[in-house]
Formats: sequence, structure tokens, C1' cells
RNA sequence: CCCUCGAUAGCUUAAUGAAAAAGCACUCGGCUGAUAACCGAGAGAGUGGUGGUUUGAUUCCACCUCGAGGGACCA
Repeated sequence: CCCUCGAUAGCUUAAUGAAAAAGCACUCGGCUGAUAACCGAGAGAGUGGUGGUUUGAUUCCACCUCGAGGGACCA
């Protein structure tokens, strides 16, 4: 320098045009002598950034940032 994949809640992952879901963690309640487990409820992200396309973008396009892998160069 080139190619591919990825970036979504504190963590791990869904959603691939009609607008964000689940598990764990967290908070409250129940159960228990108590803790854990279990049961019920709740809060928490507008999706790495800036533009563009579209009636509508996590999703499509361009550039940038960061991460992973591969390739080229290595006189």
C1' cells in the first nucleotide's frame, strides 16, 4: 500500500429497508431462618463518526476512525 470481515445496553449476541430484541449483569418485590438458586416486575443503547440515497436507514452508497485476518513490498 491492497483485499476481506467487524464496531448495536456494563458484557455477549439478534434485528439485513417500516425503525432496536434476547441472555448474563444491575434495581425492586416474592420465596427462605438467611444466602444462593428459582419466580415476577423494572431501568438501561437509536446502532463508531461525517455526509449521501430513500416517504422511511442498524440495514444501501462514499469517505474517515478503530479492531481482527489475509496479501504485496522488504533494495
Molecule: transfer RNA
Organism: Ignavibacteriota bacterium